[in-house]
RNA sequence: GUCCUCAUGGCGCAAUUGGAUAGCGUGUCAGAUUCCGAAUCUGGAGGUUGCGGGUUCGAGUCCCGCUGAGGACG
Repeated sequence: GUCCUCAUGGCGCAAUUGGAUAGCGUGUCAGAUUCCGAAUCUGGAGGUUGCGGGUUCGAGUCCCGCUGAGGACG
């Protein structure tokens, strides 16, 4: 330098052919339970879906550019 893959709550991951209010686990906070904890149960908060544009009635998903990470070739 060319090409490929990936980027989603603090962390790890889902999300079907473009169509639900973006879910799950863990963590965290509160409550129940307990003599106090642990474990268990219930509830809550927490997301600009890397950034900027475009297409579309509708974008996490498609297109373009950029950034970052990983990989292949030279």